[in-house]
The RNA shown here (Bacterial RNase P class A) has 362 nucleotides and comes from a Bacteroidales bacterium.
A source record names the gene rnpB.
The model forms 99% of the base pairs in the Rfam consensus.
The organism belongs to Bacteroidales, within Bacteria.
It matches the Rfam family "Bacterial RNase P class A". By type it is a ribozyme.

């Protein structure tokens, strides 16, 4: 340089003049209005898909049903998430790199159409050979008996090449491979590996199950306090009955009133509401995610929805250049509504870093 990957960041900045809104200190007619200061929409905010903090549902439980997750160690408030590995598969040579719905098939049931002789402790359709018989003496035919290496059928045919043997063949014997294994030994925190010995007993669990380990529900329209305001004096049911705990059972709770239904009034304020498992530096541990400490900051809080617009210059990027400059963009996905941690999903431009591979050149 030139292909092919991966990770991680950024999305501007000043200043003037106008508008918006939140906090703060004053001022004022203290309802209002008004001055200064400081702040004011993303990596996704997005989906509502997991996890959770809160809050109620009474402070709370057990069994069964159903759900949810499956490799090992760590990290985390937890998570189906992350970090570092362990196998598997895939990469149009290799490697980096990319996926994994990655527990059990000797626990039991099932399921594989069709083809094919035969679809699991499953076969003899072609074909091979060995004895015996006929005969037209031929790659013949019949009978019976070995066989499953070769052929066909299929997604898939009693491991797989390969050499010996054998009438012909087969794990029959042998070497390499694959798979098994309550086998021995040696590494490892494990997952698993690596020799050795033994066998050779398919495929599926995103099939039915089975095994671990895990689940209470509803959500801010959640809860909570004011103000107005109106009608329950209707009905039905039941006074241990009925309501309530996800569904059922059991157990607690509520209860002299309660649950069900009509019916009628309100739909206004104000709070939850932003200081947070918070960020950002340094320092120590760690292969790392992280975690402990040290300083400093505290960075939207709206409620029909505020975070905005112009002008000038500057940062930063791309074109073309006579290297003086000159034009152009500042775009794309897309806009908080209780908070956070993560994961999808859609997306343009710029920066930085690290691997593989091929070429150069030193």
């Nucleotide at each position: 340089c030139a292909a092919g990957c991966u990770g991680u960041u950024u999305c501007u900045c000043u200043c003037a003049u106008c508008g918006c809104u939140c906090u703060u200190u004053g001022a004022u007619u203290u309802u209002u209005u008004u001055a200064a200061a400081g702040g004011g929409a993303g990596g996704a905010a997005a989906g509502u898909c997991c996890g959770g903090a809160c809050a109620c549902c009474a402070c709370a439980g057990a069994g069964c049903a159903c759900c949810a997750u499956g490799c090992u160690u760590c990290c985390u408030a937890a998570c189906g998430g992350g970090a570092a590995g362990g196998c598997c598969c895939g990469u149009u040579u290799c490697g980096g790199c990319g996926g994994g719905a990655c527990a059990g098939c000797c626990a039991g049931u099932g399921c594989a159409a069709c083809a094919g002789a035969a679809a699991u402790g499953a076969u003899a359709c072609c074909g091979c050979c060995a004895c015996a018989g006929c005969u037209u003496u031929a790659u013949g035919c019949u009978g019976c008996g070995g066989u499953a290496a070769g052929g066909g059928u299929g997604a898939a045919a009693u491991u797989g090449u390969g050499a010996g043997g054998c009438a012909a063949g087969a794990g029959c014997u042998c070497a390499c491979a694959g798979c098994u294994g309550u086998c021995g030994g040696g590494g490892g925190c494990g997952a698993c590996u690596c020799c050795g010995c033994a066998g050779c007993a398919g495929g599926u669990a995103a099939a039915c199950c089975u095994c671990a380990u895990g689940g209470g529900g509803u959500g801010c329209a959640a809860g909570g306090c004011c103000a107005c305001a109106u009608a329950u004096a209707c009905c039905g049911g039941c006074u241990c009955a009925g309501g309530g705990u996800u569904g059922c059972u059991c157990g607690c709770c509520c209860a002299u009133g309660c649950c069900g239904g009509g019916g009628g009034g309100u739909a206004g304020g104000c709070u939850g509401c932003u200081a947070a498992a918070g960020g950002u530096u340094c320092a120590u541990g760690g292969c790392g995610a992280c975690a402990u400490g040290u300083a400093c900051c505290g960075c939207a809080g709206a409620u029909a929805a505020a975070u905005g617009a112009u002008g000038a210059g500057a940062g930063u990027c791309c074109g073309c250049u006579u290297c003086g400059g000159u034009g152009g963009a500042u775009u794309a996905c897309a806009g908080a509504a209780u908070c956070c941690g993560g994961c999808u999903u859609a997306u343009g431009g710029g920066a930085c870093a690290g691997c593989u591979u091929g070429u150069u050149u030193u």